[in-house]
This record gives sequence, structure tokens and C1' cells, in this order.
RNA sequence: CAAAGCUAGGGUGAUGAGGCCCGCCUUUAACCGCGUUUGACGCUGAUGGCUUCUACCUGAUG
Repeated sequence: CAAAGCUAGGGUGAUGAGGCCCGCCUUUAACCGCGUUUGACGCUGAUGGCUUCUACCUGAUG
């Protein structure tokens, strides 16, 4: 000096917030949904997972 590994920090996991857990990336990165006739239209979901709240959608009751 370089490479690899570990630890810490940081970033990140298709739209918000709290808690817990997990994964990925280390700035040349992770990540940036799917289908289709590629014209434009259509579909699922506020989670990476669990849970609570908020927003949105559907139904019922007052």
C1' cells in the first nucleotide's frame, strides 16, 4: 500500500408514522412493483415481516 474478514456507523428493502425482528449495500452500491396489443391502459399493497396508528377503498348500523 492492497485484498479479505470482523466490529461500529451510515444508507436501503414500489407512498406516511411508532415499537420489535430480519435481509441487502458500503457510494462504481443496495433500492427505484407487475402485466400488456408498448398506443396507452389494467392490477395488488401504506409492512421486507409482525403489531399499532393515520390516509385511502368496500360493506353494514346509528
Fluoride riboswitch aptamer (crcB RNA motif) from an Actinomycetota bacterium, 62 nucleotides, folded computationally.
It matches the Rfam family "Fluoride riboswitch aptamer (crcB RNA motif)". Its family is annotated with response to fluoride and positive regulation of gene expression in the Gene Ontology.
The source organism's lineage runs through Bacteria, Bacillati and Actinomycetota.
It was read from a public genome assembly, where an Rfam model found it.
The prediction has a mean pLDDT of 76.